[in-house]
RNA sequence: UAGCCAUCACGAGCGGUUGAGGGACCUGGCCCGACGAAACCGCCGCAACCGGGAGCAGUGCUGAAACAGGCUGUCCGUCAGGUGCGAACUCCAGCCGCGCGUCGCCCACCCGGGGCGGCCACCGGGAAGAUGGCAA
Numbered sequence: 001u002a003g004c005c006a007u008c009a010c011g012a013g014c015g016g017u018u019g020a021g022g023g024a025c026c027u028g029g030c031c032c033g034a035c036g037a038a039a040c041c042g043c044c045g046c047a048a049c050c051g052g053g054a055g056c057a058g059u060g061c062u063g064a065a066a067c068a069g070g071c072u073g074u075c076c077g078u079c080a081g082g083u084g085c086g087a088a089c090u091c092c093a094g095c096c097g098c099g100c101g102u103c104g105c106c107c108a109c110c111c112g113g114g115g116c117g118g119c120c121a122c123c124g125g126g127a128a129g130a131u132g133g134c135a136a
Stems, first nucleotide, its partner, number of pairs: 001136001003134006013043005021032003026094004044086003049082002051079001052076002055074005061069002090128001095125003101119007
C1' cells in the first nucleotide's frame, strides 16, 4: 500500500515546549481555538481488537474413555505484552430507500376517500474514512 473480516455504542485530561490554526478529503453547514489550535514530549486515564490468565458452562470435535486435549460462550485490566483512543454520533448533511407529517396536482365528491409527485429524520442502508485483526 491494496485485499478480506470485525467495530465505529459507551468511556477517558492534566502539565510542558511551541504559537495559529483545527474538526480526514471536496461542497455546504455547525462548532473548537490567544481563557492557547495543530504538532511533539511527560504523566494520568479509558476501552478491551490482538495477546495473556484462572474458573465455570456447553460441545453432533479428537480419543476406547476420562477429571485429557481441542473448540465455543462467559469472566479477569488487581492482566505480562502489542496497538488504539481521551470535544461534539465517524460533529452533521451530500447517494439510495422509507414511516409520520406536510405541500401541490389529478380523480371522485354530501361526508368519508383514491392516485401521482415534491419536501422531509432523532430511521435504515450505501459511499468514504478511522481502528484492530488476518493473510500477502